[in-house]
RNA sequence: GCACCCAUAGCUCAGCGGUAGAGCGCGCGGUUCACAUCCGUGAGGUCAACAGUUCGAAUCUGUUUGGGUGCA
Numbered sequence: 001g002c003a004c005c006c007a008u009a010g011c012u013c014a015g016c017g018g019u020a021g022a023g024c025g026c027g028c029g030g031u032u033c034a035c036a037u038c039c040g041u042g043a044g045g046u047c048a049a050c051a052g053u054u055c056g057a058a059u060c061u062g063u064u065u066g067g068g069u070g071c072a
Base pairs, nucleotide, nucleotide: 001071002070003069004068005067006066007065010024011023012022013021018055026042027041028040029039030038048064049063050062051061052060
């Protein structure tokens, strides 16, 4: 330099163009003499950024940024 892959909650990851989710973690309550386990409930997201297509974009297109892999 060229090609490809990835970017979604604190972490690990799902998510056909039509209300953003799970597990773990965290807060509160229940249970216990107490802790853990277990049960219930809740908070937490500019879906990397900008633009385009569309009635509607995390999802499709372009560019950029960051990370990874391969070739030279």
Predicted 3D model of a 72-nucleotide RNA (transfer RNA) from candidate division WS2 bacterium ADurb.Bin280. Rfam family: tRNA. By type it is a transfer RNA. The organism belongs to candidate division WS2, within Bacteria. The sequence was found in a public genome assembly.